[in-house]
RNA sequence: AGAGUUUGAUCCUGGCUCAGAACGAACGCUGGCGGCGUGCUUCAUACAUGCAAGUCAAGGGGAAAGCGACUUCGGUCGUGAUUAUACUGGCGCACGGGUGAGUAACACGUGAAUAAUCUACCAACCUGAACGGGAUAACUUUGCGAAAGUGGAGCUAAUACUGUAUACGUUUGUCGAUCGAUUGAUUGAUAAGGAAAGGGCGGGGUAACCUGUCGCGGGUUGAUGAGUUCGCGUCCGAUUAGCUAGUUGGUGGGGUAAGAGCCCACCAAGGCAACGAUCGGUAGCCGACCUGAGAGGGUGAUCGGCCACACUGGGACUGAGACACGGCCCAGACUACUACGGUAGGCAGCAGUAGGGAAUUUUGCACAAUGCUCGAAAGAGUGAUGCAGCAACGCCGCGUGAAUGAAGAAGGCCUUCGGGUCGUAAAAUUCUUUUGAUAGGGAAGAAUGGUAUGGAGAGUAACUGCUUCAUAAUUGACGGUACCUAUAGAAGAAGCCCCGGCUAACUCCGUGCCAGCAGCCGCGGUAAUACGGAGGGGGCAAGCGUUGUUCGGAGUUAUUGGGCGUAAAGAGCACGUAGGCGACCAUAUAAGUCAUUAGUUAAAGGCUACAGCUCAACUGUAGUGUGGCUAGUGAUACUAUGUGGUUGGAGUGUCGUAGAGGAUUACAGAAUUCCUAGUGUAGCGGUAAAAUGCGUAGAUAUUAGGAGGAAUACCAGUUGCGAAGGCGGUAAUCUGGACGACAACUGACGCUGAGGUGCGAAAGCGUGGGUAGCAAACAGGAUUAGAUACCCUGGUAGUCCACGCUGUAAACGAUGGAUACUAGAUGUUGGUGGAUAUUACCAUCAGUGUCGAAGCUAACGCAUUAAGUAUCCCGCCUGGGGAGUACGUUCGCAAGAAUGAAACUCAAAGGAAUUGACGGGGGCCCGCACAAGCGGUGGAGCACGUGGUUUAAUUCGAUGCUAACCGAAGAACCUUACCUGGGUUUGACAUCCAUAAGAUUCAUUAGAGAUAGCGAAGUGCUUGGUUUACCAAGAAUUAUGAGACAGGUGCUGCAUGGCUGUCGUCAGCUCGUGCCGUGAGGUGUUGGGUUAAGUCCCGCAACGAGCGCAACCCCUACUUUCAGUUGCUAGCAAGUUAAGUUGAGCACUCUGGAGGGACAGCCGACGAUAAGUCGGAGGAAGGUGGGGACGACGUCAAGUCAUCAUGGCCCUUAUGUCCAGGGCUACACACGUGCUACAAUGGCAGAUACAGAGGGCAGCGAUACAGUGAUGUGGAGCGAAUCUCAGAAAAUCUGUCCCAGUUCGGAUUGUAGUCUGCAACUCGACUACAUGAAGUCGGAAUCGCUAGUAAUCGCAGGUCAGCAAAACUGCGGUGAAUACGUUCCCGGGCCUUGUACACACCGC
Repeated sequence: AGAGUUUGAUCCUGGCUCAGAACGAACGCUGGCGGCGUGCUUCAUACAUGCAAGUCAAGGGGAAAGCGACUUCGGUCGUGAUUAUACUGGCGCACGGGUGAGUAACACGUGAAUAAUCUACCAACCUGAACGGGAUAACUUUGCGAAAGUGGAGCUAAUACUGUAUACGUUUGUCGAUCGAUUGAUUGAUAAGGAAAGGGCGGGGUAACCUGUCGCGGGUUGAUGAGUUCGCGUCCGAUUAGCUAGUUGGUGGGGUAAGAGCCCACCAAGGCAACGAUCGGUAGCCGACCUGAGAGGGUGAUCGGCCACACUGGGACUGAGACACGGCCCAGACUACUACGGUAGGCAGCAGUAGGGAAUUUUGCACAAUGCUCGAAAGAGUGAUGCAGCAACGCCGCGUGAAUGAAGAAGGCCUUCGGGUCGUAAAAUUCUUUUGAUAGGGAAGAAUGGUAUGGAGAGUAACUGCUUCAUAAUUGACGGUACCUAUAGAAGAAGCCCCGGCUAACUCCGUGCCAGCAGCCGCGGUAAUACGGAGGGGGCAAGCGUUGUUCGGAGUUAUUGGGCGUAAAGAGCACGUAGGCGACCAUAUAAGUCAUUAGUUAAAGGCUACAGCUCAACUGUAGUGUGGCUAGUGAUACUAUGUGGUUGGAGUGUCGUAGAGGAUUACAGAAUUCCUAGUGUAGCGGUAAAAUGCGUAGAUAUUAGGAGGAAUACCAGUUGCGAAGGCGGUAAUCUGGACGACAACUGACGCUGAGGUGCGAAAGCGUGGGUAGCAAACAGGAUUAGAUACCCUGGUAGUCCACGCUGUAAACGAUGGAUACUAGAUGUUGGUGGAUAUUACCAUCAGUGUCGAAGCUAACGCAUUAAGUAUCCCGCCUGGGGAGUACGUUCGCAAGAAUGAAACUCAAAGGAAUUGACGGGGGCCCGCACAAGCGGUGGAGCACGUGGUUUAAUUCGAUGCUAACCGAAGAACCUUACCUGGGUUUGACAUCCAUAAGAUUCAUUAGAGAUAGCGAAGUGCUUGGUUUACCAAGAAUUAUGAGACAGGUGCUGCAUGGCUGUCGUCAGCUCGUGCCGUGAGGUGUUGGGUUAAGUCCCGCAACGAGCGCAACCCCUACUUUCAGUUGCUAGCAAGUUAAGUUGAGCACUCUGGAGGGACAGCCGACGAUAAGUCGGAGGAAGGUGGGGACGACGUCAAGUCAUCAUGGCCCUUAUGUCCAGGGCUACACACGUGCUACAAUGGCAGAUACAGAGGGCAGCGAUACAGUGAUGUGGAGCGAAUCUCAGAAAAUCUGUCCCAGUUCGGAUUGUAGUCUGCAACUCGACUACAUGAAGUCGGAAUCGCUAGUAAUCGCAGGUCAGCAAAACUGCGGUGAAUACGUUCCCGGGCCUUGUACACACCGC
């Protein structure tokens, strides 16, 4: 000191949340020691039990136990004993201790006053104490009562009570004097009043008496404590605005220690309040404590000061002091006892109990210390206090070990399997012993006091006694505690929270929007660093987290230190009261202000320094504020107050000016409507189109006359006036304000303005008028899915007038008023001055607009008419919703207005700007996109694919365009992944190991086969051992066995690679540097032209560059050259029925290598002289010649885990693998893609002609022969420019059919065959004969195509044993029509605009 969170991103506003500190805390987990503190915050709830206030001995009484003596054994005496003890009496019990209910108050704090007061005990001083009297408790006796208690009779004492006397400096009254601050102080005179215990205890003395000490009365002073009064300060609410009758004051009296309506009688009518009375709520106040940089905010535990209270309420008594916590009386509630008549009690003292509660301790020890009460003292009492106990409740300190130690052990976890990590950590070795355990020693806190002995001093006639010194013995709850020493031994001693970001710390497994987490944002739907566990890590540590609360961060109530055009926020406007603020000069005062001095602000606390406990916490000593209040003295600039002046602010005056400023009255013309009359006839009106409506009873139209109401065309203008609302024909009357010029007058008279008062659009309300037009409601007609709307026809309130009410609007410039200052430019309204030619112009004052500098602003924007710079005053705001709602109050006839919450809920809501996307927004442009054409699909039959259904299975995938003759360039078995059944388990396939065999071939049995059994033949290859025989090793192979592993078309295309589709062959997509902007971003890439094109040119805060476009590549169209067989044949020769068949040749065609050719190159026009466009020439080809390959950044979590590859998960006698059969070919139906047709531009029959590109050895297969044919027999030639498939078909010619369900069409079906193949049943193709279905050109809708294209005709190939191919991929033959054009549909590109969209309009 900040951070997270609104958005795709940005800046701002704004709330929410976090990190810090603290606590009398509580809860969870854990827990070794010590010191010092702290400990019912809740029920001021109720309390069992014990203790918390007694003490003294002058008075009158007066035991007992025990001991001793005596005894008649009944007891008696002595001692105990000046004893215990009740009573009488004195002092104390008003302190100490507790609690915070009440109290918003002189209760508290602070500073004053008391000249308006009291004060026991204490200190000092003065003085006195004479003479008497009568009772009473205890006790004795006798009653009553359950008890508590109490009555009667009798005896007795006092420092108890009391009479008289005396008395001052005392009290009261009266009369003076001096001083002083009104009541006072000092002092004089006079009158009246008021005391006592000469007692106790000692010493001396025969006694009288003397003496010491304590006590007693009167008085003065002090000290201490208390009472009363006053200034200032002290919470929230106005949805509490009026309160008050002893109330406010006076006179007289009473009362008190003392002033006073404190109380009473009488008199007066006051007193308080917006500077908040009264009422309601809450609360003990302070020193201080917590927090904060501070200012502040919160709190009022412990400690200290004050107050209040003592079961609740009231009251007094006693006393120096109380209206009294452990006193009294009364009332009440509660509790206990009771013989029912009564009686007793008060823990908010210390412990303790119950209850309440998240929660707060022992029924401890001691008076040793400190203090208090009593006492002469010894001493007694003391739950005050000192200590101990319990509790990690807090603060502070210490420990749980230290050094060495790599085989980096075992084990855990992770892993890319190599390793990494826990980790020098452990073990092990060597040390130490704080603390804890045991044992031993052992303080300080103790000073007194009294006693004894001795000394000194004052005093006394003397003694006692008093004061003081020394010595001696003595007094400790804590506690055998602190502390010290010894012994053994690392020995007994670590947890808690967190690890997605904020916020330090990461991986694996499990789970699968489940379980759960979460302070905010948010995690979890099968690869979770966020859930749970583990390993590892981070933080703190005898604690750690959580919860709660306070301050901080929060400048988020803003004094320090905020705002109000659009984020929340300027009142609709004015007048004006209180209040606040206020021009210049002089002077007085000294209230504010400033300086200085004095007092006070208790102690403790805080801060600084030093010191004591081993340190620290803790404690002690010393020092010390800023500031507050009070008093004194001084200063006088400013503010204030008084006085005297001034004219600049303000106002008055004189002369002028403009105006829809206001009110009232009268008048005017145009128009609408209605009425009357005329002319006139069938429609009018209305709309996108209609209809309702009006009209033959005469409308609309038109002419003339009349009635009535409302509003005032043109002028008219970001012109004028008004405070705002608002104001518009003309004239008159009455009237408000503004401006200019002049500078005569007044002399600060001013600004703002809480409350208050007035004005205040439209709509609405009341009463009475008026009503032409318009027109809520309402009615009808349309529109529509509906249409309580938009449109149409009608139409009532209302709109108008008068009087009254309402009091609100996006009442807006979303901008309160006043004053001053701060660049300009340019319009316009009204004045004045100057100058001019009375045009233009210049200056100035007052308005009203636009654009702009500085400055301001989050930006947009504002900018002398400020949202700039300043001053003064008022109003208003403090997250969104709930809500301008509820309740209350005021106003209103009502409608409603004004004032104006909370519960609850969300983490946002919002402003400005940016980039996209979108729009039934705009502009420009393109595309077989539409249009113009040609041919189809959709209807029929068949084929194929898909959906659906069915099934044991109908394997799987593809699903708008971009799935559906798609993966599949070919499912009878195989394929095959599916189903049924039968087998098999290291496996059908790969690598490794061991053992054995010997490769291998053939036959046979069972079985559907896989497989199983059995038989026969055979004994291999390479190398070595001398050769044969034989042996060994190796490679390959087979079999058996064990396990590592194989295998999976199992899942996830939303974990992926690769490949592909689509937008789209659309013209786009970006970067570097610079510049602009707070920033997201912009610029460049926009603009003017142009192009198929971000193609090119020009311009430009941009300059360049990259990926795309184009070109480079291939085919094709023309040509040159080279080459010439298997191709070709012009000329020459040979030759055949015929034929490049042969010789020969390479000219031509053709083949295939290398080149050429096209570039807007040439000409003209247009264009800006550019880019380029249009036209023309030449040319085989002309403006990209035609076609192909080639697909930017990206989009669709598009498609594919079943081509392949691959992470993770899953199966492992099965989800692997082998086999047989079946299925993928099912069939009510729906969709898609095709084929064949419906016919005469045709069918059939016959004849005749012309291609290109391909394929071929398990192949293509000629000639020939057989068959109606499919085909068969046969085999020449050919691995192919040579042979072969191979007949091209449409076309052309001739004939026939004659418009029919046909000589169209061929489905379906029957029979008979052919071919392939182990095998055509499920389920092949083809042939022949026979059969001859639907269909006569196809609804809504929809597809392709712009030229060698569409249409039409056939040919070939791949896959393939064969084929469901009518598919696909190629090839050539014949060969059109049309495009005016870009309004519309679809898709796309660029610019611009609006947006509350960003998952982006299939949005919200």